[in-house]
Context: one part of a larger RNA
Molecule: small-subunit ribosomal RNA, central domain
Organism: uncultured prokaryote
């Protein structure tokens, strides 16, 4: 140093943005770093090799070659990599027009519902349950009817199949402020790219600081039940918490258990958002582009399955695995207000 892997058996970092770095498109010049051929030096010697020769053979001595795949050094080459100038437009990018969409962020607003407070009718029972009981109720509950507050959540449209978003994730309605795709024209930069150790942002839920909310819902907790027992499942209350502001944790089956980017590789059949074309009265057919679903060939795959959104064939770059336990643990460092997070072992043991 090669050699094997990562959808589910060990393994894709939870997603991005980017720095160094690797790796880059078609074209003229030109140098000539690496690259190639050629000369010369130099790679001690003994060793191993190969072919000889001496002790009666060998071991062992001895000659000669070879080889020391390697460093220097000169000419020379000019395909390739690389430099430096140049030129281009197929990648990337920017304009113009258009559409779609729970994408995000402020501020407002809108009914149903619920729990609560008042106030009318009204009277003995409501609640729950497998069965019950704790539990509310004659100080008038439940029920019904009118007002009133309050806080969270947005029936129906909806679609296990949809749509945005890098992922986490997004759902009444309006309105301002914004992000990103993606169609289709022209023109325009001229390789500006991919890809990313470190780095630096985002990051469900629970959980912390402060201070505010607090309808319902609910760890903990009380009670009833249930059981051999029930620190459970059922029940009746409830307290953090879920909501909001500002910090903070940074971590999940962060999952397509599938990094990320480009090109290539049979077909059908749904669906979304654009453009073209044809018939034209909504729309229908055919096509293309971009997404998102199903089934299915070739090829993969240990098999399941995957198959143009690949787990195919291939390139570029980046992360991991290396038996099980012990352990995602102990030390140590760094983060953090804590909770703990992140790097990460051994010894034994099977």
């Nucleotide at each position: 140093c090669u050699g094997g892997g990562c959808g589910u058996a060990a393994a894709g970092c939870g997603c991005g943005c980017g720095u160094a770095g690797g790796c880059g498109g078609c074209u003229g010049a030109u140098c000539a770093a690496g690259u190639u051929g050629g000369g010369g030096g130099u790679g001690a010697a003994a060793g191993c090799c190969c072919g000889g020769g001496g002790c009666u053979c060998a071991a062992c001595c001895u000659c000669g070659g070879a080889a020391u795949u390697g460093c220097c050094u000169c000419c020379a080459a000019a395909a390739c990599u690389g430099a430096u100038c140049g030129g281009c437009u197929a990648g990337a990018g920017u304009u113009c027009g258009g559409a779609a969409g729970a994408g995000g962020g402020u501020a407002g607003u809108g009914g149903a519902a619920u729990u609560c407070c008042c106030g009318g009718u009204g009277u003995a029972g409501a609640g729950g349950c497998g069965a019950a009981a704790u539990u509310c109720g004659u100080a008038g509950a439940u029920a019904u009817u009118g007002g009133g507050a309050a806080g969270a959540a947005c029936a129906c449209c909806a679609g296990u199949g949809g749509c945005c978003g890098a992922a986490g994730g997004c759902g009444g309605c309006c309105a301002c402020c914004u992000g990103g795709c993606u169609c289709g024209g022209u023109a325009c930069u001229g390789a500006c790219g991919c890809u990313g150790a470190g780095g630096c942002g985002c990051g469900a839920a629970a959980g912390c600081u402060u201070g505010u909310g607090g309808a319902g819902c609910a760890a903990a907790c009380a009670g009833g039940a249930u059981u051999a027992g029930a620190u459970a499942c059922c029940c009746u209350g409830g307290u953090a918490g879920u909501c909001c502001a500002c910090g903070c944790u940074g971590u999940a089956a962060a999952c397509g258990a599938u990094g990320u980017g480009u090109g290539c590789u049979a077909g059908c059949c749904g669906u979304u958002g654009g453009g073209g074309u044809a018939c034209u009265u909504u729309g229908u057919a055919c096509u293309u582009c971009a997404g998102u679903g199903g089934c299915g060939c070739c090829g993969c795959u240990a098999a399941c399955g995957c198959a143009u959104u690949a787990a195919g064939c291939a390139c570029a770059c980046c992360g991991c695995c290396u038996g099980g336990g012990g352990a995602g643990u102990a030390c140590g460092g760094c983060c953090g207000c804590a909770a703990g997070g992140c790097u990460a072992a051994a010894a034994c043991u099977c």